[in-house]
RNA sequence: GUACUCGUAGCUCAAUCGGAUAGAGUAUCAGCCUCCGACGCUGAGGGUUGAGGGUUCGAAUCCCUCCGAGUACG
Repeated sequence: GUACUCGUAGCUCAAUCGGAUAGAGUAUCAGCCUCCGACGCUGAGGGUUGAGGGUUCGAAUCCCUCCGAGUACG
């Protein structure tokens, strides 16, 4: 340099091949529990879905450009 795959919460990942409020686990915080803590239970906060544009009534999902990561080839 070319091709392919990927980028969603602090971390690991879903989201039925375009449809309604973007979720789960874990972590963090608070409450309950306990003499205190751990475990356990309940709840809360945390996201402009890598960036920018386009298509569409509607985009995490489709198209284009760029950024980054990985694999293969040269």